[in-house]
RNA sequence: CCAGACGGCCGGGCGGUCGCUGUUCGCUGCUUUUCCCGCGAGGGACGGCGGCGGGUGGAGGAAAGUCCGGGCUCCACGGGAACGCGGUGCCGGGUAACGCCCGGCGGGGGCGACCCUAGGGAAAGUGCCACAGAAACAUACCGCCGGCCCGCGCCCGCGAGGGUGCGCCGGCAAGGGUGAAAUGGUGCGGUAAGAGCGCACCGCGCCACCGGCGACGGGGGCGGCAGGGCAAACCCCACCGGGAGCAAGACCAAAUAGGGGCGACACGCCGGCGGCAACGCCGGCAGGCGGGUUCCAGCGCCGUCGCCCGGGUCGGUCGCGCGAGGCGUUCGGCAACGGGCGCCCCAGAGGAAUGACCGUCCCUGGCCGCGAGGCCAGGACAGAACCCGGCUUACAGGCCGUCUGGCAAA
Numbered sequence: 001c002c003a004g005a006c007g008g009c010c011g012g013g014c015g016g017u018c019g020c021u022g023u024u025c026g027c028u029g030c031u032u033u034u035c036c037c038g039c040g041a042g043g044g045a046c047g048g049c050g051g052c053g054g055g056u057g058g059a060g061g062a063a064a065g066u067c068c069g070g071g072c073u074c075c076a077c078g079g080g081a082a083c084g085c086g087g088u089g090c091c092g093g094g095u096a097a098c099g100c101c102c103g104g105c106g107g108g109g110g111c112g113a114c115c116c117u118a119g120g121g122a123a124a125g126u127g128c129c130a131c132a133g134a135a136a137c138a139u140a141c142c143g144c145c146g147g148c149c150c151g152c153g154c155c156c157g158c159g160a161g162g163g164u165g166c167g168c169c170g171g172c173a174a175g176g177g178u179g180a181a182a183u184g185g186u187g188c189g190g191u192a193a194g195a196g197c198g199c200a201c202c203g204c205g206c207c208a209c210c211g212g213c214g215a216c217g218g219g220g221g222c223g224g225c226a227g228g229g230c231a232a233a234c235c236c237c238a239c240c241g242g243g244a245g246c247a248a249g250a251c252c253a254a255a256u257a258g259g260g261g262c263g264a265c266a267c268g269c270c271g272g273c274g275g276c277a278a279c280g281c282c283g284g285c286a287g288g289c290g291g292g293u294u295c296c297a298g299c300g301c302c303g304u305c306g307c308c309c310g311g312g313u314c315g316g317u318c319g320c321g322c323g324a325g326g327c328g329u330u331c332g333g334c335a336a337c338g339g340g341c342g343c344c345c346c347a348g349a350g351g352a353a354u355g356a357c358c359g360u361c362c363c364u365g366g367c368c369g370c371g372a373g374g375c376c377a378g379g380a381c382a383g384a385a386c387c388c389g390g391c392u393u394a395c396a397g398g399c400c401g402u403c404u405g406g407c408a409a410a
Base pairs, nucleotide, nucleotide: 001406002405003404004403005402006401007400008399009398010397012361013360014359015358016357017356018355020058021057022056023055024054025053026052027051028050029049030048031047034045035044036043037042060381064392065391067390068389069388070387071386072245073244074243075242085241086240087239088238089237090104091103092102093101094100105119106117107116108115109114120236121235125234126233127230128229129228141176142175143172144171145170146169147168150167151166152165153164154163155162156161184202185201186200187199188198189197203225204223205222206221207220209218210217211216249318250317251316252315259309260308261307262306263305264304265303268285269284270283271282272281273280274279287302288301289300290299325344326343327342328341329340330339331338332337362379363378364377365376366375367374368373
């Protein structure tokens, strides 16, 4: 210098002008209730709603997706177990907890730094294995080998007989071929041909030993090898798990309508029931009211007024910002993380603020200029809504550190 791997961080800076929002202080206007003073008129305190001025705080690394784990709230629940359902699945550690994180192990990839990995159980049972292929759990298409007395054909031979092709019977699983996968692999021996049939090495299983907390690793002995794969198929095993969510939930509470109680006034007819009665209830008729208007039929509704009570709605208040909190430092730990000490208080809106403009600096692109430089355009993804820990996804541009491979030079 080129190519690459991993980790961490920032994600516009400064100044000015004008706004929005939380909070606090000062001055000030109005004011329900409460309290204090006062015989009273009235005055004062606290509070509420505003106005003006000053101070101070005001989006994110993902605020997003709402996928996982919690806090908090309400509901359910005497405890335990079983069944069902859902989730997790190598080992050790971290954590409030986790399916997250850290450190390892095994497997796979890369020359390497390093990266990927749902990684328990397939002799409990069930199921599946497309196409191709003979066969995907029990098989033989081509092939190889054998058949003394097998059948037919052809050839040789005087003959006995021999050879050969097809068929038939039997052996084999080496080779070919199919497939993602064909029942351990390579080599030597062996055999009619073959085959763990035998042997060596590798692989696999079992046994004890050594190292490691453990996953596991190492070498040794024994066994010819024992029934392929799939469990992000059902399933089995181990462990974990009540449900719903801030529209949770708590409090205050208007007008109108409707419900209940009391009081006053009004009240046609018929029938039934209760009651001494006043009267009350039920049913029918009449009457009144209703649809744009009128008539008929049908349907629906029907005492009036006043006061009080209770529930809900509109609305308002709380929940709601001191927290598994942040920053710095030190100690322990490889690390995730934990302990100590010091400092700090850091958004809380509710149609929802956190912004707009100007100047200047920075980065990128284009144009002009011999040049110094000038002009123009652009600068991401996205935006709190109860909070916290993670994961995942989106993102213009930039910075820092560690490491690997190659080339060159000293």